Description:
Model confidence (mean pLDDT): 75 of 100. Predicted 3D model of a 417-nucleotide RNA (Bacterial RNase P class A) from a Flavobacteriales bacterium. Of the family's consensus pairs, 95% are formed in the model. The RNAcentral record of the sequence draws on ENA. Rfam family: Bacterial RNase P class A. The family's RNA type in Rfam is ribozyme. Rfam's curators write: Ribonuclease P (RNase P) is a ubiquitous endoribonuclease, found in archaea, bacteria and eukarya as well as chloroplasts and mitochondria. A source record names the gene rnpB.
[in-house]
């Protein structure tokens, strides 16, 4: 002095004009709003929407199965699969011991790190056999039993008997020695590794060690089912609460409701007709058809044309546009002083005005700062550059992306003394 990695903090600045989005404030206005002036207004990730939690609604959010998620300890925290400090294990390196296997310490790195000794399931080629105390291919026995030959020792052949050596494989059921046996084998015994169980010390605890027992030797796989333990009720600000136009369409009121034919039905009074029950007009109530002059519809008037007794006022609730809120002072933030090894917690003090709704926080000039390139009389001056990315209800974190500055810590090389 370069390089790389990690943690951390920062991520251009200033001035001038012109907008934009909120709040103050003074003036004029009855009011609506109108002039003017002051002040604030995007990040470290606002991003992905991947966990947690606030707020709300879902009737009462309670308890079961199911589903899902999390999994070594303590601890931080509203919580959280975040975050801390520790244990264990796996890899590397580096020192020490060791003939060697290795072992012990250090320092890095990094692990979805609860059970495989409940049960199931599945282990590819290759191998006889892949989890059953299996499993005989090549290989060992020839003890015991059958048969044969032999006088007979004994042999040869079968029933078989063996996990010792070969082979196969990532893996073949503890290693080495010694007994044992017909050969063998934890079958028996030392040692030595592990595993399970008791117990003692040391720590909150994971767990570390130190002594016993047991021949206990169980394979690996739970990112396969499973089982243990803990957590989850679902939905998301388009959540929700409130005020609320106009047209429609619904309820109630109050008023208007012409003329004709035919049906049906009523019939107090009138009229005609009859002895007389009755029948018939008139009226009068419904139903239907059909006119137009009420009145409507084509923007207003006339005309013309359609509908047409549909009519017209006037209140109520819902719903919809469209406003307010939800919505920006909170698990806020700096500083000190304490506890804590830390994450952090506790108390004082000071500080905080972005709140948009299709979405404001920009535009455009002018210096300066920084990084490259030419020139240089080394004072300068000319050109270009500048990342990732923009809030949408909040907060905590993860995780991803990023030009460049700048502090630390560590490896590395390389110059010097």
């Nucleotide at each position: 002095c370069c390089u790389g990695u990690g943690c951390a903090u920062c991520g251009c600045u200033u001035c001038g004009u012109c907008g934009c989005u909120g709040c103050c404030c003074g003036c004029c206005g009855c009011a609506a709003g109108g002039c003017g002036g002051g002040g604030a207004g995007a990040g470290g990730a606002a991003a992905g929407u991947c966990c947690g939690g606030g707020c709300a609604g879902c009737g009462c959010a309670g308890g079961g199965c199911a589903c899902c998620g999390u999994g070594c300890u303590u601890c931080c925290u509203a919580a959280c699969g975040g975050g801390a400090a520790g244990g264990g294990g796996g890899c590397g390196u580096g020192g020490c011991g060791g003939g060697a296997a290795c072992g012990c310490c250090a320092c890095g790195u990094u692990c979805a790190c609860g059970g495989a000794a409940a049960g199931u399931g599945c282990c590819a080629c290759a191998g006889a056999a892949a989890g059953g105390g299996a499993g005989a291919c090549c290989g060992c026995c020839g003890a015991a039993c059958c048969g044969c030959a032999g006088c007979g020792a004994u042999g040869c052949g079968g029933u078989g008997g063996c996990a010792a050596g070969g082979a196969u494989g990532a893996a073949a059921a503890g290693g080495u020695g010694g007994g044992g046996u017909a050969a063998g084998a934890g079958c028996c015994c030392a040692c030595c590794a592990g595993u399970u169980c008791c117990g003692g010390u040391g720590g909150u605890g994971a767990c570390a060690u130190c002594g016993g027992a047991a021949g206990c030797u169980u394979g690996g796989u739970a990112a396969a089912c499973c089982c243990c333990a803990c957590g989850g009720g679902c939905u998301g600000a388009a959540a929700g609460a409130c005020c609320a136009a106009a047209u429609a369409g619904g309820c109630c009121g109050g008023g208007g409701u012409c003329c004709g034919g035919c049906c049906g039905g009523g019939c107090c009074a009138c009229c005609c007709u009859g002895c007389a029950a009755g029948g018939g007009g008139c009226c009068c109530c419904g139903g239907u058809c059909g006119g137009u002059a009420a009145g409507g519809g084509c923007g207003g008037c006339c005309c013309g044309u359609c509908c047409g007794a549909u009519c017209c006022c006037g209140g109520c609730g819902g719903g919809u546009a469209g406003g307010u809120c939800g919505a920006u002072g909170g698990a806020g933030g700096u500083c000190c002083a304490u506890c804590g090894c830390g994450a952090g917690g506790u108390g004082g003090a000071c500080c905080c005005u972005g709140g948009a709704u299709a979405g404001a926080u920009g535009a455009c000039g002018a210096g300066g700062g920084c990084c490259c390139c030419g020139c240089u009389c080394c004072g300068g001056u000319g050109g270009g550059g500048a990342a990732c990315a923009g809030a949408a209800c909040c907060c905590g974190g993860c995780u991803u992306a990023c030009a460049g500055a700048u502090g630390c810590a560590c490896a590395g090389g390389c110059c010097u003394u």